[in-house]
This is a predicted structure of a 429-nucleotide RNA (Bacterial RNase P class A) from Salinibacter altiplanensis.
Its Rfam family is "Bacterial RNase P class A". It is annotated as a ribozyme.
RNA sequence: CGUGCGAAUCGGGCCAUCGCUCCGUCGCGCCCCAGCUGUACACCACUGGGCCGGCGGUGAGGAAAGUCUGAACACCACAGGGCACCGUGCUUCCUAACGGGAAGGCGUGCCGGGCCUCCCCGGCACGACGGCAUGUGCAACAGAGAGCAGUCCCGCCCCGGCAGCCGUCGGGGUAAGGGGUGCAAGGGUGCGGUAAGAGCGCACCGGCGCUCCGGGCAAUCGGAGCGGCCCGGCAAACCCCACGGGGUGUAAGGCCAAGUGGCACUGGGCCCCGGCGAUCGGGACCGGAGGCUGCCCGCCUCCUUGGUGCAGGUAGGCCGCUUGAGGCGACCGGCAACGGCCGUCCCAGAUAGAUGAUGGCCUCCUCGUCGGCCGGCCACGGCGCCGGGGGCGAGCAGACCAAAUUCGGCUUACAGACUUGCACGAUCC
Numbered sequence: 001c002g003u004g005c006g007a008a009u010c011g012g013g014c015c016a017u018c019g020c021u022c023c024g025u026c027g028c029g030c031c032c033c034a035g036c037u038g039u040a041c042a043c044c045a046c047u048g049g050g051c052c053g054g055c056g057g058u059g060a061g062g063a064a065a066g067u068c069u070g071a072a073c074a075c076c077a078c079a080g081g082g083c084a085c086c087g088u089g090c091u092u093c094c095u096a097a098c099g100g101g102a103a104g105g106c107g108u109g110c111c112g113g114g115c116c117u118c119c120c121c122g123g124c125a126c127g128a129c130g131g132c133a134u135g136u137g138c139a140a141c142a143g144a145g146a147g148c149a150g151u152c153c154c155g156c157c158c159c160g161g162c163a164g165c166c167g168u169c170g171g172g173g174u175a176a177g178g179g180g181u182g183c184a185a186g187g188g189u190g191c192g193g194u195a196a197g198a199g200c201g202c203a204c205c206g207g208c209g210c211u212c213c214g215g216g217c218a219a220u221c222g223g224a225g226c227g228g229c230c231c232g233g234c235a236a237a238c239c240c241c242a243c244g245g246g247g248u249g250u251a252a253g254g255c256c257a258a259g260u261g262g263c264a265c266u267g268g269g270c271c272c273c274g275g276c277g278a279u280c281g282g283g284a285c286c287g288g289a290g291g292c293u294g295c296c297c298g299c300c301u302c303c304u305u306g307g308u309g310c311a312g313g314u315a316g317g318c319c320g321c322u323u324g325a326g327g328c329g330a331c332c333g334g335c336a337a338c339g340g341c342c343g344u345c346c347c348a349g350a351u352a353g354a355u356g357a358u359g360g361c362c363u364c365c366u367c368g369u370c371g372g373c374c375g376g377c378c379a380c381g382g383c384g385c386c387g388g389g390g391g392c393g394a395g396c397a398g399a400c401c402a403a404a405u406u407c408g409g410c411u412u413a414c415a416g417a418c419u420u421g422c423a424c425g426a427u428c429c
Base pairs, nucleotide, nucleotide: 001425002424003423004422005421006420007419009417010416012362013361014360015359016358017357018356020059022057023056024055025054026053027052029051031050032049033048034047035046037045038044061400065411066410068409069408070407071406072405073249074248075247076246080297081296082295083294085245086244087243088242089241090104091103092102093101094100105129106127107126108125109124110123111122112121113120114119130240131239135238136237137234138233152179153178154177155174156173157172158171159170160169161168162167187205188204189203190202191201192200206230207229208227209226210225211224212223213222214221215220253319254318255317256316262310263309264308265307266306268286269285271283272282273281274280287303288302289301290300291299292298326345327344328343329342331340332339333338364398365395366394367393368392369391370390373388374387375386376385377384
């Protein structure tokens, strides 16, 4: 310098004038409202709120997007069990948690290297990473055959007929070696055996299963022995296994003010105790209404403190609302994700929804032009080509894009500038 695979930061700056939102503080500035206070009332004083003015300070994102997820928080609700349903799915660790992150294992693919067949090593990316010898099911077309799966063509052997020979017709057996179809097609080499043959048998190799040994926290990796077991794909197909999951959501949910406050239907039974008694009070059982996602159990409230239907009123203000599983920095631990400890900082809280406008200068960027400075290449061309840099002029911040309860993730979009890691290659020192 190039190629490939990543990661971080920025994505305008300064000055002036005017203008916004919120927070804090000051005023006795203004008028309005309220008031438990001071005194019986008013004025007045005091307190609170509002408005106005001065001063100080803050003010959009890495994705604020999607609404896919995990949680905090709020209510149901005092809080459970089971089924259904849903989610996740290699191991270990991180975390408040997660379907997320880190490290590793295995698999597939790509790149590079090695004795460049097989195979091995390294880097990167992705993972649809529990189970198909549990059952059921699916796979268009092509192909003879797509899983208790195969003879279409080229083959081999036996028998019979025809035939001088080459051969030919029919029947039977065998075969996965080659070809063809397809995304995918019945382990390899050799020997034996046979009419011919095939793991049919045997030796070795490969795969698979079982047992044992060793490394590793583990997933798994390596080795030894035994066994002819050689028996595809799909579970993001139904299904099986393991683990996990209550619901609704800031339009959650509280408070204040104001206003309407109507009509209809419905809400038990047998007993016991107290009491002179009653339309009184209490208790148990049965039954019923409502609530707890769907169902069941169970629990709670109620049986005149409830429920159902229709009609009407209000929709104004305040809280929730931003100090957080928070940001930044040093040190320590850890391969890392991250954690510990110390210090430091406060960084939007709107509610039709705030951060803008104007002017000047600077820088990035785009275009044009001038000169021929630097580097490389070469066909050596009064810069020929490529790249960088300088002067002048014009334009001029130009990607994706705006908070609305908050935070952790995932996914998607993104002009340009700049810093850097790893692998490989080339050149120079």